[in-house]
């Protein structure tokens, strides 16, 4: 410098352009148990007393409508030079 790949809640990973976050750890909270491990239910993105409002690196197209497609960044991995 060129080339592919990658970035999603606290981690870890799904989503065929059509309810963002299934699953699964972690946390909270109850059941059980003398207490605790385990199992089992329930419940967990952030703001805001609230009506609401934000939100998939990051800007910006295409669409009724994008995590996704396109098109410049940024960081990260790997390969060529």
């Nucleotide at each position: 410098g060129c080339g592919c790949g990658g970035a999603u809640g606290g981690c870890g990973g799904a989503a065929u352009g059509g309810u963002a976050g299934a699953c699964g750890c972690g946390c909270g909270g109850g059941a059980c148990u003398u207490a605790g491990g385990a199992u089992c239910c329930c419940g967990u993105g952030g703001g805001g007393c609230g009506a609401c409002c934000c939100g998939u690196c990051c800007g910006a197209g295409u669409u009724c409508g994008a995590g996704u497609c396109u098109c410049g960044g940024u960081c990260c991995g790997c390969g060529c030079a």

This is a predicted structure of an 81-nucleotide RNA (transfer RNA) from a Chloroflexota bacterium. The prediction has a mean pLDDT of 81. The organism belongs to Chloroflexota, within Bacteria.